[in-house]
This is a predicted structure of a 119-nucleotide RNA (FMN riboswitch aptamer (RFN element)) from Pontiella agarivorans. Its mean pLDDT, the model's own confidence on a scale to 100, is 79.
RNA sequence: AUCUUCAGGGCAGGGUGAAAUUCCCGACCGGCGGUGACAGUCCGCGAGUUUUCCAGAGUUUGGAAGACAGGAGGCAGUGAAAUUCUGCCACCGACAGUAUAGUCUGGAUGAGAGAAGAU
Numbered sequence: 001a002u003c004u005u006c007a008g009g010g011c012a013g014g015g016u017g018a019a020a021u022u023c024c025c026g027a028c029c030g031g032c033g034g035u036g037a038c039a040g041u042c043c044g045c046g047a048g049u050u051u052u053c054c055a056g057a058g059u060u061u062g063g064a065a066g067a068c069a070g071g072a073g074g075c076a077g078u079g080a081a082a083u084u085c086u087g088c089c090a091c092c093g094a095c096a097g098u099a100u101a102g103u104c105u106g107g108a109u110g111a112g113a114g115a116a117g118a119u
Base pairs, nucleotide, nucleotide: 001119002118003117004116005115006114013025014024015023027103028102029093030092031045032044033043034042040091041090048068049067050066051065052064053063054062055061073089074088075087076086077085095106096105097104
């Protein structure tokens, strides 16, 4: 350099109500890279909405550039070193649909940060 493959998990049990996995009690989950020490919370990335340009196509495909959105942690201990380990108490989670959604349905048997393998 080329090709191929892989690449996200989760409301048990109850309450109210005509109706809620969405409200209330409670429960469960945690992508990728980096980091003298292992990360949902530290530093970045991906996914979402949209604009412009180029190529093609015939109403959609690919590439580039930009805009918007883009979340959340403390204390104590150990140690050479940890906001990453241990203990305790917390917190966070795109868009559309719907009785208000991290968990249901949908875009998505998609895309992709990246990882592995082969030549």